[in-house]
């Protein structure tokens, strides 16, 4: 070189914050208690606490289920997982002598588009210059014709090299190699590998539109409940008020029909229904619950190549609200710098990113230094 | 803390895959006795930064990085 994985100053004094208590005192009030001060005891950032990119948990919106439409997303296969767009393991394509790495990688013979300049042609192909053949005559031109091998333009010009073949030339023939469609063997697939058959039909773009297939309701803890007489509401005005029955006669209760209900349409079911507008009212300075026993951390078995899961045993481990997790000295660690002149002494410097705010799972990014452990390449 | 939206010329804004435009500023020059308007010319651009898609990217995707709006109790 490569790849995985750990750590991210350490030990001690002293001063301080923030929380929590079946602890010990003191004060106050409404005696078992509840406010509050005071000691003790115990706890007190991450590996990304960060970007808010995914993906869920939770919680509130009357919708719930099933089909379809919009809109979004994701996309090779097969696993893991609460779930993923994220991991693990495999398959194709590229790279790298190599360890190893990267990879939005479903469909261009469903259809639409777009392919700019330059070129003759840029998509049902075409003939500028060459090459051939015929005629013509001024003998190197011109007109008719075959051609697509070379040149020339483009990111791209309708298989590739070779070889035979022709006037010249072409898959026009044959051999490889590419493609394209059966078939057989292995694989759960993704895909390989073997053979046959077809001269060749089929350009690129889908991170263009769209097809295919699977998937998604919408706002976020500033969600959202709680507490005081107390957010239900009072008072007043317009407006519409379908059918029938009750009625304590009050816009009450029942049925039916009618509207309305988390992008929209329908079905079935479930809930809800007067409407609008004037006025009037208390507290608080942001109080309390959410708020951390949880897809939870550590070990040790087992089952799996892994990703991860079982089993058992163990430990409780930040909860702040302008925001606590600190500052200072000592000694030593790693570093760097200067001097003496180098197994080293002496001084002086200094210690990455960055900091919880409802939780978890992932990705991206940022990060000075330090250790492991496996493997490549050269000497 | 959520959740939206913009970054192109000295400001102010267009452009949404094929030479980066426009109005305002700016410099020279006409025009004037000067000096304003008014003409005529020109210059100025890492298209916020890195990457990928594509022949080809200000535009299409990913990261990133800056700036600016909105959302606070019972309600």
């Nucleotide at each position: 070189g490569a790849u995985g994985g750990c750590u991210g100053g350490a030990u001690g004094g002293c001063u301080g914050c923030c929380c929590c208590u079946g602890c010990u005192u003191g004060u106050a009030c409404u005696u078992u208690g509840u406010a509050u001060g005071a000691g003790a005891g115990g706890g007190g950032a991450g590996g990304a606490a960060a970007g808010u990119c995914c993906g869920g948990g939770c919680a509130c919106c009357a919708c719930a289920c099933a089909a379809g439409c919009a809109c979004g997303g994701u996309g090779c296969c097969g696993g893991c997982u609460a779930a993923c767009g994220g991991c693990c393991g495999g398959c194709g394509g590229g790279g790298g002598c190599g360890a190893c790495c990267c990879u939005a990688g479903g469909g261009a013979a469903a259809g639409u588009g777009c392919c700019a300049c330059a070129g003759a042609a840029a998509g049902c192909a075409a003939a500028c210059c060459g090459c051939c053949u015929g005629c013509g005559c001024g003998u190197g031109c011109g007109c008719a014709g075959g051609u697509a091998a070379g040149g020339g333009u483009g990111a791209a010009a309708g298989g590739g090299u070779g070889c035979g073949g022709u006037a010249a030339g072409a898959g026009c023939g044959c051999a490889c190699c590419g493609c394209g469609c059966g078939c057989c063997u292995g694989g759960c697939a993704a895909c390989a590998g073997g053979g046959g058959c077809g001269g060749c039909a089929c350009g690129g773009u889908a991170a263009a539109c769209c097809c295919c297939a699977c998937c998604g309701g919408g706002u976020g803890c500033a969600a959202g409940a709680u507490c005081g007489a107390g957010a239900a509401g009072g008072a007043u005005g317009g407006c519409c008020a379908g059918a029938a029955g009750c009625u304590u006669c009050g816009g009450g209760c029942u049925u039916c029909a009618a509207g309305u209900g988390g992008g929209u349409u329908u079905g079935u079911g479930c809930a809800c229904u007067g409407c609008c507008g004037u006025u009037c009212g208390g507290g608080u300075g942001u109080a309390u619950c959410g708020c951390g026993u949880g897809a939870g951390g550590c070990g040790u078995u087992u089952g799996g190549c892994a990703a991860c899961a079982a089993a058992c045993g163990u430990c409780c481990c930040a909860g702040a609200u302008g925001a606590a997790u600190a500052g200072u000295c000592a000694u030593c660690c790693a570093u760097c710098c200067u001097g003496c002149a180098u197994c080293g002494c002496a001084g002086g410097g200094g210690g990455a990113c960055a900091g919880a705010a409802c939780c978890c799972g992932g990705c991206u990014u940022a990060c000075a230094g330090g250790c492991c452990a496996u493997c490549u390449g050269g000497u | 803390g959520c959740g939206g939206g913009c970054g192109u010329a000295g400001c102010u804004c267009a452009g949404g895959g094929g030479u980066a435009g426009a109005g305002c500023g700016c410099a020279a020059c006409c025009u004037u006795g000067c000096c304003a308007a008014g003409g005529u010319u020109g210059a100025a651009g890492u298209c916020g930064u890195g990457a990928g898609u594509u022949c080809g990217a200000a535009u299409c995707u990913c990261a990133u990085c800056g700036c600016c709006c909105g959302c606070u109790c019972c309600a």

This is a predicted complex of two RNAs, RNase P RNA and transfer RNA, with 454 nucleotides together. The prediction has a mean pLDDT of 77. It holds a member of the Rfam family "Bacterial RNase P class A". Rfam classes the family as a ribozyme. Rfam's curators write: Ribonuclease P (RNase P) is a ubiquitous endoribonuclease, found in archaea, bacteria and eukarya as well as chloroplasts and mitochondria.